[in-house]
RNA sequence: UAUUGAUUUUGGCACACUUAUCGAAAGAUAGGGUCGCAAAGCCAUGGAUCUAAAGGAGGUAGCUCCCAUGAUUGCCAGGUUGCAUUA
Repeated sequence: UAUUGAUUUUGGCACACUUAUCGAAAGAUAGGGUCGCAAAGCCAUGGAUCUAAAGGAGGUAGCUCCCAUGAUUGCCAGGUUGCAUUA
């Protein structure tokens, strides 16, 4: 310096749920909370999944179907940046 993560320190993040706000919704942000996580740090690049406002189609109507330009990095990859001890 690089890789790995068997041991392991100081620590870190924060599922579900809940309160408030934003949003058509999925969901997000902040507070509480703590299931878990060695990248559960960051990036929406590939796949996957969720929602369907606007738009399109059908219908007498109620409504139904299609569709991300929306969302999820705690779905999987990929890229990228990191931490103490020990081997």
This is a predicted structure of an 87-nucleotide RNA (c-di-GMP-I riboswitch aptamer) from Lutispora sp. Of the family's consensus pairs, 95% are formed in the model. It was read from a public genome assembly, where an Rfam model found it. The coordinates come from a structure-prediction model, not an experiment, and the mean pLDDT is 82. Its Rfam family is "c-di-GMP-I riboswitch aptamer". Rfam's curators write: GEMM was predicted in a large-scale screen for bacterial structured RNA regulatory elements.